RNA sequence: GUUCGGUUGGGGUAAACUCCGCGAAAGCGAAGGACGCUAAAGUCAUGGGUCUAAGGCUUUAAUUCAUAAGAUGAAUUAAGCUAAGAUCGCCAGACUACAAGC
Numbered sequence: 001g002u003u004c005g006g007u008u009g010g011g012g013u014a015a016a017c018u019c020c021g022c023g024a025a026a027g028c029g030a031a032g033g034a035c036g037c038u039a040a041a042g043u044c045a046u047g048g049g050u051c052u053a054a055g056g057c058u059u060u061a062a063u064u065c066a067u068a069a070g071a072u073g074a075a076u077u078a079a080g081c082u083a084a085g086a087u088c089g090c091c092a093g094a095c096u097a098c099a100a101g102c
Base pairs, nucleotide, nucleotide: 006102007101008100011038012037013036017032018031020029021028022027035089042095043094044093046092047091048090049087050086051085055082056081057080058079059078061077062076063075064074065073066072
């Protein structure tokens, strides 16, 4: 001098919650606030997971309307499914990057 490990400090970031704004929601942004993280809690939704379901689809569900009735059709509500929405502070992967002392 370099590398690895441990430790202390500086520095960085900022969960819940409050408030304002955006959004159908999940969630996101600003301010306050710190549960944590700290060499990537930096960036990227690429793979998996998770959350949401506006729109779409389905229904031997309910109601209403059209028709004399039935069949059928339409609308609303309810239930179910669905990401093209969200999450990198769930995991993996890719890219980039800083540090004084012992």

Notes
The prediction has a mean pLDDT of 78. A computed fold for a 102-nucleotide RNA from Desulfosporosinus sp. Sb-LF, annotated as c-di-GMP-I riboswitch aptamer. The model forms 95% of the base pairs in the Rfam consensus. The source organism's lineage runs through Bacteria, Bacillati, Clostridia, Desulfitobacteriaceae and Desulfosporosinus.